Notes
Predicted 3D model of a 303-nucleotide RNA (Bacterial RNase P class A) from Nitrosospira sp. It matches the Rfam family "Bacterial RNase P class A". By type it is a ribozyme. The sequence was found by an Rfam model in a public genome assembly.
[in-house]
RNA sequence: GAAGCUGGCUAGACAGUCGCUGCUUGCCUUUCAAUAAUGAAAAGCAAGGGGAGGAAAGUCCGGGCUCCACAGAGCAGGAUGCCGGUUAAUGGCCGGCCGCCGUGAGGCGAGGAAUAGGGCCACAGAGACGAGCGUAUUGAGUUACGGUGAAACGCGGCAACCUCCAUCUGGAGCAAGACCAAAUAGGCAGGCUAUGACGCUGCUCGCUGAGCCUGCGGGUAGGUUGCUUGAGCGCACGGGCAACCGUGCGUCUAGAGGAAUGAUUGUCCACGACAGAACCCGGCUUAUCGGCCAGCUUCAUUU
Numbered sequence: 001g002a003a004g005c006u007g008g009c010u011a012g013a014c015a016g017u018c019g020c021u022g023c024u025u026g027c028c029u030u031u032c033a034a035u036a037a038u039g040a041a042a043a044g045c046a047a048g049g050g051g052a053g054g055a056a057a058g059u060c061c062g063g064g065c066u067c068c069a070c071a072g073a074g075c076a077g078g079a080u081g082c083c084g085g086u087u088a089a090u091g092g093c094c095g096g097c098c099g100c101c102g103u104g105a106g107g108c109g110a111g112g113a114a115u116a117g118g119g120c121c122a123c124a125g126a127g128a129c130g131a132g133c134g135u136a137u138u139g140a141g142u143u144a145c146g147g148u149g150a151a152a153c154g155c156g157g158c159a160a161c162c163u164c165c166a167u168c169u170g171g172a173g174c175a176a177g178a179c180c181a182a183a184u185a186g187g188c189a190g191g192c193u194a195u196g197a198c199g200c201u202g203c204u205c206g207c208u209g210a211g212c213c214u215g216c217g218g219g220u221a222g223g224u225u226g227c228u229u230g231a232g233c234g235c236a237c238g239g240g241c242a243a244c245c246g247u248g249c250g251u252c253u254a255g256a257g258g259a260a261u262g263a264u265u266g267u268c269c270a271c272g273a274c275a276g277a278a279c280c281c282g283g284c285u286u287a288u289c290g291g292c293c294a295g296c297u298u299c300a301u302u303u
Base pairs, nucleotide, nucleotide: 001299002298003297004296005295006294007293008292009291010290012268013267014266015265016264017263018262020051021050023048024047025046026045027044029042030041031040032039033038053274057285058284060283061282062281063280064279065173066172067171068170077169078168079167080166081165082096083095084094085093086092097111098109099108100107101106112164113163117162118161119158120157121156129154133146134145135144136143177225178224179223180222187216188215189214190213191212192211199207200206232251233250234249235248236247237246238245239244269272
């Protein structure tokens, strides 16, 4: 220098203007708490500050959380399958062994059982799993050989085919669930009512003529909550080959809900990919323009 392997980081930058959506503070108005003081809630205005991802995706595994179910045992179904470790847990991850691929760094592997049974074995080959077949030979399936193929004349191979063995395994999901709670209709209880309630109508008369009033409880609309402080993140030190664990310090980083996270202008560059939260987290898989860093391998050249 070229070609690679493994791991990690980044995901246009800066500034101006106008918006959208939460939070905090201040001002002001209204309502509620009997009043004042004060407090709470809501609307408005102003200021400050926050506002998508490495995959937010697929929903494929594993957990938290919630509700339902559940004496015990078995069957069915599903998953997993070398050994050890790690973790909240896993089918993930880490280490080791073995096998295969690669010159190598490295990569890949559901990696138990084929004498329980069933099924399958491409192409080539005359014949492919059950004994037969071809050629030669013999009294005789008697003996010998057999170009192809992963396997050939022999008690072979395949279980990511069924199966067997071992182990594990309840169901549904935030539209889970919890709380507050109208109007109308219906339910239950009490009271009034043809000796005329209720209504017209505040009162008297009059008219009408069968319901009316109160309370309770369930459900609906609607509202609140669950909701983001968490197996969190960063740094340092310590333990461990590693995954990972411990201690200390620091830090708060969307929480909406028909669903905000945008639009536009200017300057610059290497000219910008895949794509967007919807309860949360750990993995896996898939998509992805480019750029950068670290370690390592092979080849060539120079010293």